Fluoride riboswitch aptamer (crcB RNA motif) from a Streptosporangiaceae bacterium, 64 nucleotides, folded computationally.

[in-house]
RNA sequence: UGGUGUUACGGCGAUGGAGCUCGUCGACAACCGCCUAACGAGGGCUGAUGGCUGCUGGCGACCG
Numbered sequence: 001u002g003g004u005g006u007u008a009c010g011g012c013g014a015u016g017g018a019g020c021u022c023g024u025c026g027a028c029a030a031c032c033g034c035c036u037a038a039c040g041a042g043g044g045c046u047g048a049u050g051g052c053u054g055c056u057g058g059c060g061a062c063c064g
Stems, first nucleotide, its partner, number of pairs: 009026005016055001018053004033045004
């Protein structure tokens, strides 16, 4: 100085923040939704989660 492994740490998992948990990446990275033949254009669709719990926001229905 370079490579690999482990640990710690940090980041990420299509729209907010919190706890728990799973996976993944090491800053040259992980990640940045789907359909319409394909890139693009145009059009359409699901979801505030990677998963669970609750909070906030949004949408719909009912009651006051």
Of the family's consensus pairs, 100% are formed in the model. The source organism's lineage runs through Bacteria, Bacillati, Actinomycetota, Actinomycetes and Streptosporangiaceae.